A computed fold for a 73-nucleotide RNA from an Alphaproteobacteria bacterium, annotated as transfer RNA. Its Rfam family is "tRNA". By type it is a transfer RNA.
RNA sequence: UCCGCAGUAGCUUAAUUGGUAAAGCGACACCCUGUUAAGGUGAAGAUUGUAGGUUCAAGUCCUAUCUGCGGAG
Numbered sequence: 001u002c003c004g005c006a007g008u009a010g011c012u013u014a015a016u017u018g019g020u021a022a023a024g025c026g027a028c029a030c031c032c033u034g035u036u037a038a039g040g041u042g043a044a045g046a047u048u049g050u051a052g053g054u055u056c057a058a059g060u061c062c063u064a065u066c067u068g069c070g071g072a073g
Base pairs, nucleotide, nucleotide: 001072002071003070004069005068006067007066010025011024012023013022019056028042029041030040031039049065050064051063052062053061
């Protein structure tokens, strides 16, 4: 320098051929308990790495770019 893969909630991962972004763990509140842990209930938490484009509609398609990993030279 070139090619490929990955980036989504605090963490780990989903998301059907483009159609309202989902769950587990964690944290928080409450219940339970003499207390903690365990257990139960509830609510919250995301500009989908960044910047543009296409589209009625983009996590998904296109372009550029950043970071990490792998490969070629």
Record summary
Model confidence (mean pLDDT): 80 of 100. The RNAcentral record of the sequence draws on ENA.